[in-house]
Context: one part of a larger RNA
RNA sequence: UUGGGUUUAAAGGGUGCGUAGGCGGGCUAGUAAGUCUGGUUUGAAAGUCAGCGGCUCAACCGUUGAGGGUGGCUGGAUACUGUUAGUCUUGAAAUUGUUGGAGGCAGCCGGAACGGAUCGUGUAGCGGUGAAAUGCAUAGAUAUGAUCCAGAACACCAAUUGCGUAGGCAGGCUGCUACGACUGAUUUGACGCUGAGGCACGAGAGCAUGGGGAGCAAACAGGAUUAGAUACCCUGGUAGUCCAUGCCGUAAACGAUGAUCACUGGCUGUUUGAGACGUGUUCUUGAGUGGCUAAGCGAAAGCGAUAAGUGAUCCACCUGGGGAGUACGCCGGCAACGGUGAAACUC
Numbered sequence: 001u002u003g004g005g006u007u008u009a010a011a012g013g014g015u016g017c018g019u020a021g022g023c024g025g026g027c028u029a030g031u032a033a034g035u036c037u038g039g040u041u042u043g044a045a046a047g048u049c050a051g052c053g054g055c056u057c058a059a060c061c062g063u064u065g066a067g068g069g070u071g072g073c074u075g076g077a078u079a080c081u082g083u084u085a086g087u088c089u090u091g092a093a094a095u096u097g098u099u100g101g102a103g104g105c106a107g108c109c110g111g112a113a114c115g116g117a118u119c120g121u122g123u124a125g126c127g128g129u130g131a132a133a134u135g136c137a138u139a140g141a142u143a144u145g146a147u148c149c150a151g152a153a154c155a156c157c158a159a160u161u162g163c164g165u166a167g168g169c170a171g172g173c174u175g176c177u178a179c180g181a182c183u184g185a186u187u188u189g190a191c192g193c194u195g196a197g198g199c200a201c202g203a204g205a206g207c208a209u210g211g212g213g214a215g216c217a218a219a220c221a222g223g224a225u226u227a228g229a230u231a232c233c234c235u236g237g238u239a240g241u242c243c244a245u246g247c248c249g250u251a252a253a254c255g256a257u258g259a260u261c262a263c264u265g266g267c268u269g270u271u272u273g274a275g276a277c278g279u280g281u282u283c284u285u286g287a288g289u290g291g292c293u294a295a296g297c298g299a300a301a302g303c304g305a306u307a308a309g310u311g312a313u314c315c316a317c318c319u320g321g322g323g324a325g326u327a328c329g330c331c332g333g334c335a336a337c338g339g340u341g342a343a344a345c346u347c
Stems, first nucleotide, its partner, number of pairs: 004318003007301002012315001014201004021194003025088007033081002035077007048066007091191001092188005097182004103177007110154001115149007125136002162169002206247006215241002220236004258314006265293012277280001296303002320347003329340004
């Protein structure tokens, strides 16, 4: 380079916004850059092919002719692409109306439970385990009642439920804010799709500073178990978990399935809109979210209108295992480390 691929064999970027670029709806007219075509010029020799000839043949060589390829100039064609001008409404967007939700941020409030403090009742154990022990307890524990304090999380509702681009989001109320869907009308008139770089967001852990600290709990200590036990079990327990601000930028960041558009047979749940008349355990029609299947696809498992089917556009990525997501360099970071990312060698 050509071809083939990316659910599970190697391979979809964690997610979005968006620059360049690539690609792009209907109609009309112009133009003629791409495209097609004629003419002209260029297209050295060698080489290739064909005829003839020279070395005794051949390789090799000579000679004649043919052919192909590149660029320039110029005449024309106009379907498609481009470009210019105009126009259209179906793509896209906007306005109005209806409606939905654990979407986000902030504030206020609530009850249960765990823990603690004080006071009361009460007495010898409690706790824990496979069994124990460490531990707690006559300085009165465990249990139980009352009052108070503190932090964290929100049982039931709760569901293949809902919302969000992903990460993620759940007690209640309020305020601010963003978004989706639907329905008819109105408006703009291709304003679109994708998106290398870039920018933003991004669970948990971790880092910095200052708070907070009930429970849980890396590290750590002790008790057990065991041949040993740097574990599993038990008793404790510090970072951390929580809040504010700033970093980090990674995950089995998963549907292990990139985004957008079009097309392709049925059945059955559910969420949420709109509509109908026959007002029902109804029907029709959107947008989601599940299950089962036809065709088709697939190595199979399976997928099957939420495609892994049939096509189109754009991006990302793969090319045997190990070495290795390592080394070196560069970039980022306070650090931890992250991004990019080889080779020797070996099978």